[in-house]
RNA sequence: AUAUAGCAUAGGCAAACCUUCUGAAAAGUGGGGACGCAAAGCCACGGGUCUAAGACAAUUUGUUAAGAUAGCCAGGUUGCAAAG
Numbered sequence: 001a002u003a004u005a006g007c008a009u010a011g012g013c014a015a016a017c018c019u020u021c022u023g024a025a026a027a028g029u030g031g032g033g034a035c036g037c038a039a040a041g042c043c044a045c046g047g048g049u050c051u052a053a054g055a056c057a058a059u060u061u062g063u064u065a066a067g068a069u070a071g072c073c074a075g076g077u078u079g080c081a082a083a084g
């Protein structure tokens, strides 16, 4: 360095879906519920993706984020356990 197999303790979070509230929407809050996650803890001045109220243009509609997404990626930062 590569491949295969095995393996802890205590826990944590919570997808889809149902429901409540907020929102123009995307989506988010509370409760239930677990698909999964070693950061699926936090951060939106990076990239991607989603929505389009308002605005602009056009008149079969389109474009646009100071909106959203951290469980899309990247980055920063804070934690838990074991071994060394």
Stems, first nucleotide, its partner, number of pairs: 012037002017032003021028002035071001041077003046073002048069003054064004
The RNA shown here (c-di-GMP-I riboswitch aptamer) has 84 nucleotides and comes from Sporomusa sphaeroides DSM 2875.
Lineage of the source: Bacteria > Bacillati > Negativicutes > Sporomusa > Sporomusa sphaeroides.
The RNAcentral record of the sequence draws on Rfam and Ribocentre.